[in-house]
The RNA shown here (transfer RNA) has 70 nucleotides and comes from Camelus ferus. The sequence is in RNAcentral, with records from Rfam. It matches the Rfam family "tRNA". It is annotated as a transfer RNA.
């Protein structure tokens, strides 16, 4: 100097009320377990400020982390 920060984990989302897969819970199913099927819970979108009617998204600063150069 550059990148990243969104559910327990891995990741989408590109200005208009935030999602998937896995995991978790309940039900179903089975002699039982796993697989399967249905339903559900779980987020101050890293922090603070700014712009806007409206910000996860745009701008500024900070924090953490990865990386490049010296």
């Nucleotide at each position: 100097g550059g990148g990243u920060a969104u559910a327990g984990c891995u990741c989408a989302g590109u200005g208009g009320u935030a999602g998937a897969g896995c995991a978790c819970a309940u039900g179903u199913g089975c002699a039982g377990c796993a697989u399967g099927c249905a339903u559900g819970a779980g987020g101050u979108c890293c922090u603070g400020g700014g712009u806007u009617c409206a910000a996860u998204c745009c701008c500024c600063a900070g924090u953490a982390u990865c990386u490049c150069c010296g």